[in-house]
Context: one part of a larger RNA
RNA sequence: UUGGGCGUAAAGCGCGCGUAGGCGGUGCGUUAAGUCCGUGGUGAAAUCUCCCGGCUCAACUGGGAGGGUGCCGUGGAAACUGGCGUGCUGGAGGACGGCAGAGGAAGGUGGAAUUCCCGGUGUAGUGGUGAAAUGCGUAGAGAUCGGGAGGAACACCAGUGGCGAAAGCGGCCUUCUGGGCCGGUCCUGACGCUGAGGCGCGAAAGCGUGGGGAGCGAACCGGAUUAGAUACCCGGGUAGUCCACGCCCUAAACGAUGGACACUAGGUGUGGGGGGUAUCGACCCCCUCCGCGCCGGAGCUAACGCAGUAAGUGUCCCGCCUGGGGAGUACGGCCGCAAGGCUAAAACUC
Numbered sequence: 001u002u003g004g005g006c007g008u009a010a011a012g013c014g015c016g017c018g019u020a021g022g023c024g025g026u027g028c029g030u031u032a033a034g035u036c037c038g039u040g041g042u043g044a045a046a047u048c049u050c051c052c053g054g055c056u057c058a059a060c061u062g063g064g065a066g067g068g069u070g071c072c073g074u075g076g077a078a079a080c081u082g083g084c085g086u087g088c089u090g091g092a093g094g095a096c097g098g099c100a101g102a103g104g105a106a107g108g109u110g111g112a113a114u115u116c117c118c119g120g121u122g123u124a125g126u127g128g129u130g131a132a133a134u135g136c137g138u139a140g141a142g143a144u145c146g147g148g149a150g151g152a153a154c155a156c157c158a159g160u161g162g163c164g165a166a167a168g169c170g171g172c173c174u175u176c177u178g179g180g181c182c183g184g185u186c187c188u189g190a191c192g193c194u195g196a197g198g199c200g201c202g203a204a205a206g207c208g209u210g211g212g213g214a215g216c217g218a219a220c221c222g223g224a225u226u227a228g229a230u231a232c233c234c235g236g237g238u239a240g241u242c243c244a245c246g247c248c249c250u251a252a253a254c255g256a257u258g259g260a261c262a263c264u265a266g267g268u269g270u271g272g273g274g275g276g277u278a279u280c281g282a283c284c285c286c287c288u289c290c291g292c293g294c295c296g297g298a299g300c301u302a303a304c305g306c307a308g309u310a311a312g313u314g315u316c317c318c319g320c321c322u323g324g325g326g327a328g329u330a331c332g333g334c335c336g337c338a339a340g341g342c343u344a345a346a347a348c349u350c
Stems, first nucleotide, its partner, number of pairs: 004321003007304002012318001014201004021194003025088007033081002035077008048066005054060001091191001092188004096183004103177007110154001115149007125136002162169002206247006215241002220236004258317006266295011299306002323350003332343004
């Protein structure tokens, strides 16, 4: 490179926006670059194929014919691809009217609980465990009542539920703001899909500066357990967990399943919208659009399983894989304050 692949065997970038590029709905006209047909030239010789001849044959050599990917010119064809022109509306986008939602940002605010402080009542324990001990407590603990401070998280509602591109999002209120869905008409008229580089977002932990610190709690210190116990259990406890701003950029970042479009039996649950029936409404029933699940047929699959949310049938684009270890390492480069991240070998070995 060809070919084959990527749910679990090696393999889908964590997610998005988008540049170049690749690919691209439908009618008509035109062009003739691709494409197809004819023709002229070229495609040296040797070599190759066929025929003839010649040394006994062969290798070889001589002659003739053919073939020769392709390239250049020229005449023609116009279905398909491309170019140009002009239309269309099933793709895409917009206007209008509605709907649901923990989607995002900022500000404000509420109650329960834990802890601490002050005061009242009150007295000998409390706490903890498998059992204990360390710890706390007569300087009055624990229990209980009242008052106060502060931080963090939001019980029930809550769902097999919803929203978001992913990470993720949950008390309540306000402001700002993104996306989605439904309805019937109208508007633009292919404006689309994907996306190497690039840019942005990106849990937790971690880092910088400043703040905050109730509970929890790496490290650390004690008490136990044990042969030991640098653990599991218990008592403490610093970073951290929280906020602002700036970094880091990783993950079993998982559906271990890239994105878009089209097509291909049924059954059932659930969320949002519209319509019908009914009696305005609710419940029930039916139809339909969008989303999230379960079961199951064809088909696919090594099997497990997937099965209109495909891992089925097709088209387009990107990413990635190529035996195990060495190794996601070394070296180099780029990025980072650092921790480290990204890119990424070889010797050797089985």